[in-house]
Record summary
The RNA shown here (c-di-GMP-I riboswitch aptamer) has 92 nucleotides and comes from a Syntrophobacteraceae bacterium. The prediction has a mean pLDDT of 88. It matches the Rfam family "c-di-GMP-I riboswitch aptamer". About the family: GEMM was predicted in a large-scale screen for bacterial structured RNA regulatory elements.
């Protein structure tokens, strides 16, 4: 430098649930917790998935900037994959 993660050690991260909190929502933050994780470190570049405040369109009648529906990411998800990038321990 590269490939790999069988055994081991040092340490690391932290799902669901619960409490508080931010958000229209999806979801996020802090604490607790510990399902799991060898990148479950970082990055929305690509695809997927979630949400739809706003916007556009349609419908309704009680005509209110009201109610319902459809589309849409500029919002999320890195613990959904792939890519990029950095890195611990060990083995070949």
């Nucleotide at each position: 430098g590269u490939u790999c993660g069988a055994a081991a050690a040092a340490g690391g991260c932290a799902a669901a649930g619960c409490a508080c909190u931010c958000g229209a929502a999806a979801g996020g933050g802090u604490g607790u917790g510990g399902c799991g994780c060898a990148a479950a470190g970082c990055u929305u570049c690509u695809g997927g998935c979630c949400u739809a405040a706003g916007u556009u369109c349609c419908c309704g009648c009680c005509u209110g900037c009201c109610g319902g529906g459809a589309a849409u990411a500029a919002g999320g998800u890195a613990g959904c994959a792939g890519g990029g990038u950095u890195g611990c321990c060990g083995a070949g």